[in-house]
Context: one part of a larger RNA
RNA sequence: CUGGGCGUAAAGGGCGUGUAGGCGGCGGAGCAAGUCCGGCUUCAAAUCCCGCGGCUCAACCGCGGACCGGGGCCGGAGACUGCUCGGCUGGACGGCUGGAGAGGGAACUAGAAUUUCUGGUGUAGCGGUGAAAUGCGUAGAGACCAGAAGGAAUACCUAUGGCGAAGGCAGGUUCCUGGACAGUCCGUGACGCUGAGGCGCGAAAGUGUGGGGAGCAAACCGGAUUAGAUACCCGGGUAGUCCACACCCUAAACGAUGUGUGUUGGAUGACGGUGGGCAGCCAUCGUCGUCGAAGCUAACGCGAUAAACACACCGCCUGGGGAGUACGGCCGCAAGGUUGAAACUC
Numbered sequence: 001c002u003g004g005g006c007g008u009a010a011a012g013g014g015c016g017u018g019u020a021g022g023c024g025g026c027g028g029a030g031c032a033a034g035u036c037c038g039g040c041u042u043c044a045a046a047u048c049c050c051g052c053g054g055c056u057c058a059a060c061c062g063c064g065g066a067c068c069g070g071g072g073c074c075g076g077a078g079a080c081u082g083c084u085c086g087g088c089u090g091g092a093c094g095g096c097u098g099g100a101g102a103g104g105g106a107a108c109u110a111g112a113a114u115u116u117c118u119g120g121u122g123u124a125g126c127g128g129u130g131a132a133a134u135g136c137g138u139a140g141a142g143a144c145c146a147g148a149a150g151g152a153a154u155a156c157c158u159a160u161g162g163c164g165a166a167g168g169c170a171g172g173u174u175c176c177u178g179g180a181c182a183g184u185c186c187g188u189g190a191c192g193c194u195g196a197g198g199c200g201c202g203a204a205a206g207u208g209u210g211g212g213g214a215g216c217a218a219a220c221c222g223g224a225u226u227a228g229a230u231a232c233c234c235g236g237g238u239a240g241u242c243c244a245c246a247c248c249c250u251a252a253a254c255g256a257u258g259u260g261u262g263u264u265g266g267a268u269g270a271c272g273g274u275g276g277g278c279a280g281c282c283a284u285c286g287u288c289g290u291c292g293a294a295g296c297u298a299a300c301g302c303g304a305u306a307a308a309c310a311c312a313c314c315g316c317c318u319g320g321g322g323a324g325u326a327c328g329g330c331c332g333c334a335a336g337g338u339u340g341a342a343a344c345u346c
Base pairs, nucleotide, nucleotide: 004317005316006315007300008299012314014201015200016199017198021194022193023192025088026087028085029084030083031082033081034080035077036076037075038074039073040072041071042070043069049065050064051063052062053061054060091191092188093187094186095184096183097182098181103177104176105175106174107173108172109171110154115149116148117147118146119145120144121143125136126135162169163168206247207246208245209244210243211242215241216240220236221235222234223233258313259312260311261310262309263308266291267290268289269288270287271286272285273284274283275282276281295302296301319346320345321344328339329338330337331336
């Protein structure tokens, strides 16, 4: 390379948007590039293969033939692909109507609780643990009451629930704003799918500058435990956690399952909508679950939200270690990220 694969064995890119490219619905006409058929010509000879022959055989040599493919020219075919023209509505998009939602951004705002401070009542403990001690407290703690400050997070509702492409999103109100869905069958007329590069987004931690700092808490300091205890437990505690702006770009970024489209028995629940009966019932569209026919699977399991049956396109895998390392490139303020070997070894 061919082939075979990617839920758990190696293997789906963290997610989207989209360039090139690849692929592309129904019916008509034209062209004849791809495609197919025929003819002519060419790819020197030798070599290889087959047959026959010559050296006593063979190697070697001579003669004849053929396979396998390719190029050029001419003529023809017109199904399929392509190109051009003109058409269609089922794909796709749009209009109108409607409701659902922690989807995103900004501003404002509420109550509970923790902590601290101030005042009051009040007296000897509090706290913590397996048990303790460090710690706090007669300079009046803890407890209780009143008030104030400040930061962060939003109990109940809450769900096996909803929304989002993913990361993720939760008190309330207002403003700005994205997407999905249903109904209507009104408009456009293939406008589509995928997507190497590119661009954007991307938890937590981390970085820069400025702010903020209640609680929590790496590092750090104590107290315990222990043979030791650079831990687990306890008392403290700084970065950080929060905000603004700018970086970083990773993850068990997981459904460990790429995206799109079509096809293929059922049962049961939930969320959003529509229609018919209207008391719970039935039908239908979208979404989220559970169980399972067939089928698939090494098994586990998957099973209309497929891991079934197919097609299109992208990404990725090819024994373990060395190693996601080294070197080089690119990116980054740094931390580091990305691309990514080999010797050697089993």
The part of an RNA shown here (small-subunit ribosomal RNA, central domain) has 346 nucleotides and comes from an uncultured Deinococcota bacterium. RNAcentral holds the full RNA, with entries from ENA and SILVA.